[in-house]
c-di-GMP-I riboswitch aptamer from a Chloroflexota bacterium, 90 nucleotides, folded computationally. The sequence was found by an Rfam model in a public genome assembly. Model confidence (mean pLDDT): 88 of 100.

């Protein structure tokens, strides 16, 4: 230094749901908790999903309601790709 792999050793992260905060939500933080992961470390570049503040835009109405459109938002434990990395075989 590549490959292939989680048997085995030393660890690791850490769903669902509870609690508790921040958001307009999607979701993330922060404690409990383990479904599961060989990258479930990192990164929002391509795709996808997700929500629609705020802008536009239709109706009703009179400073409201509702309905569409829409990422500049979110998702790495969707995909794809960057990028670092523990063991063990070859």
């Nucleotide at each position: 230094a590549g490959g292939u792999g989680a048997a085995a050793a030393a660890g690791g992260c850490a769903a669902a749901c509870c609690c508790u905060g921040a958001g307009a939500a999607a979701u993330c933080g922060g404690g409990g908790g383990g479904c599961g992961c060989a990258a479930a470390g990192c990164c929002a570049c391509a795709g996808g999903u997700c929500u629609a503040a705020a802008g536009c835009u239709u109706g009703c109405a009179g400073u409201g309601c509702a309905g569409g459109c829409c990422a500049u938002g979110a998702u790495g434990g969707c995909u794809g790709g960057g990028u670092u990395g523990c063991c063990a075989c070859c």